Predicted 3D model of a 381-nucleotide RNA (Bacterial RNase P class A) from Aestuariivirga litoralis. RNAcentral holds the sequence, with entries from ENA. The coordinates come from a structure-prediction model, not an experiment, and the mean pLDDT is 77. The organism belongs to Aestuariivirga, within Bacteria. It is recorded under the gene name rnpB. It matches the Rfam family "Bacterial RNase P class A". By type it is a ribozyme.
RNA sequence: UCAGUUGGCUGGAUGGCCGCUCUUGUCCCUCGGGGCGGGAGAGGAAAGUCCGGGCUCCACGGAAAUAAAGUGCCAGGUAACGCCUGGCGGGGGUAACCCCAGGGAAAGUGCCACAGAAACAAACCGCCAUGCUUGCAUGGCAAGGGUGAAAAGGUGCGGUAAGAGCGCACCGCGCCCCUGGUAACAGGGGCGGUCCAGGCAAACCCCACUUGGAGCAAAACCAAAUAGGGGUGGCAUGGUGACUUCGGUCACCGGGGCUUUUCCGGCUGGCCACCCGGGUUGGUUGCACGAAGCCUGUGGCGACACAGGCUCCAGAUGAAUGGUCAUCCAGAGCCGGGCAACCGGCUUGGACAGAACCCGGCUUACAGGCCAACUGGCAUC
Numbered sequence: 001u002c003a004g005u006u007g008g009c010u011g012g013a014u015g016g017c018c019g020c021u022c023u024u025g026u027c028c029c030u031c032g033g034g035g036c037g038g039g040a041g042a043g044g045a046a047a048g049u050c051c052g053g054g055c056u057c058c059a060c061g062g063a064a065a066u067a068a069a070g071u072g073c074c075a076g077g078u079a080a081c082g083c084c085u086g087g088c089g090g091g092g093g094u095a096a097c098c099c100c101a102g103g104g105a106a107a108g109u110g111c112c113a114c115a116g117a118a119a120c121a122a123a124c125c126g127c128c129a130u131g132c133u134u135g136c137a138u139g140g141c142a143a144g145g146g147u148g149a150a151a152a153g154g155u156g157c158g159g160u161a162a163g164a165g166c167g168c169a170c171c172g173c174g175c176c177c178c179u180g181g182u183a184a185c186a187g188g189g190g191c192g193g194u195c196c197a198g199g200c201a202a203a204c205c206c207c208a209c210u211u212g213g214a215g216c217a218a219a220a221c222c223a224a225a226u227a228g229g230g231g232u233g234g235c236a237u238g239g240u241g242a243c244u245u246c247g248g249u250c251a252c253c254g255g256g257g258c259u260u261u262u263c264c265g266g267c268u269g270g271c272c273a274c275c276c277g278g279g280u281u282g283g284u285u286g287c288a289c290g291a292a293g294c295c296u297g298u299g300g301c302g303a304c305a306c307a308g309g310c311u312c313c314a315g316a317u318g319a320a321u322g323g324u325c326a327u328c329c330a331g332a333g334c335c336g337g338g339c340a341a342c343c344g345g346c347u348u349g350g351a352c353a354g355a356a357c358c359c360g361g362c363u364u365a366c367a368g369g370c371c372a373a374c375u376g377g378c379a380u381c
Stems, first nucleotide, its partner, number of pairs: 001377010012328007020041009043352001047363002050361005055215004060265006068211005073087005088102001089100004103206002108204002110200003124145002126141007153171006172195001173192008219285004229276007238253006256268003292311008329350001331348007
């Protein structure tokens, strides 16, 4: 200096005038509100609604099973996760670095189109041997070529009529042992050539672990109003004894419902489905102190944890944080001066995008600008 990789920050500034929302102090008040002050007022993604929770309410509880769904190497972090951190293995890249829907194909089922001789199997081209009618027949081969995403492990040597793990060496694969590591795994050694074609589970499936439902339009309270409305169908309540004010109550047995099934326990007299019609659509709370933010120290490779200190940073409800003027500035273009750095003038101009219960993540969008570290190329010292 050029190219690349990873991480982080910012994403306009200042002033004047006018105008908003919340909160707080004080005064006035016709209790609707108003005046004068103090303080605060959209994001790194507020988006997507993809995960995990906090919180609220409901579902009878406990145990087991089933169904459905999710995750899927190891070890950690976290309230938790499908997230994050660090490793292992595989793939891409010269590298920095990036990616992986990463358990099981020897439990079973299924698929591998077309092409090709053949995709749980075998000969199109071809090689070799023999015969002869000289281009045919018979036999052997699967090493070479072709087809394909993939063709009976790979390379080399020997052997053979020609070949083939047919034999050997190395590699790969399988089994056993040792060493290191918490582990995933890595390294080493030995044995095996009757060494079992492969691939696909983001195919069904098997294995391990996890999981109640609905959601702030949750829910709580107040006020107001109405018709304690009408209809259809199904299931269901039974037995014995005691008491009785003769309405009913208690106990036991059976049995229905509360649950996809079973067991244990509990509750209960009604349960289920459909149709028609009426009232309410108002207000307050929920609603901002929270797994909160920032700084320092200690521990850790790290994600983070612990300790101490400081801070309070929106709460609307048809939906506030804006409008306007001026100046400056990041960037871009043009012109002029200058070797260049740079100076002057003119024009233009600032991305993605708006909270609505909250928090931790992931994913997606983003004009311009800045910082740091690392990798590679070139040049100079």